[in-house]
Context: one part of a larger RNA
Molecule: small-subunit ribosomal RNA, 3' minor domain
Organism: uncultured prokaryote
RNA sequence: CACCGCCCGUCACACCAUGGGAGUUGGUUGCACCAGAAGCAAGUUGCUUAACCUUCGGGAGAGCGCUUACCACGGUGUGGUCAAUGACUGGGGUGAAGUCGUAACAAGGUAGCCGUAGGGGAACCUGCGGCUGGAUCACCUCCUU
Numbered sequence: 001c002a003c004c005g006c007c008c009g010u011c012a013c014a015c016c017a018u019g020g021g022a023g024u025u026g027g028u029u030g031c032a033c034c035a036g037a038a039g040c041a042a043g044u045u046g047c048u049u050a051a052c053c054u055u056c057g058g059g060a061g062a063g064c065g066c067u068u069a070c071c072a073c074g075g076u077g078u079g080g081u082c083a084a085u086g087a088c089u090g091g092g093g094u095g096a097a098g099u100c101g102u103a104a105c106a107a108g109g110u111a112g113c114c115g116u117a118g119g120g121g122a123a124c125c126u127g128c129g130g131c132u133g134g135a136u137c138a139c140c141u142c143c144u145u
Base pairs, nucleotide, nucleotide: 003108005105008101009100011098013095014094015093016092018090019089020088023085024084025083026082027081028080029079030078031077032076033075034074039070041068042067043066044065046064047063048062049061052059053058111132112131113130114129115128116127117126118125119124
């Protein structure tokens, strides 16, 4: 740059992040159950057995095997939580020149704003209640000169 001003919202286009979302995938974790390697422990009526004992029959001890308890990994079911992804969907932000109107700023051409209810392409409109951060005119009270 000063009304040939300023400015609001819908719609259209592009980009960005984001909420919801039937779900899908993965991480982590709680609970219940299944299963249970190796190891350690306990039991043992089976098998084996050089040192010790022996009345020479065996005994003690040891090893193996078996059983049980604990338990890693794993499995099943069901929850929590985190991340990624997801048709579709909601608004938000940004963008010099797009569309529709013109709501606000002057009494902005119906003063504006707040609350609330209803309505409407959109800004908004209407009803009710409230405020002055309303112009104009008149009157009253107070203060200053």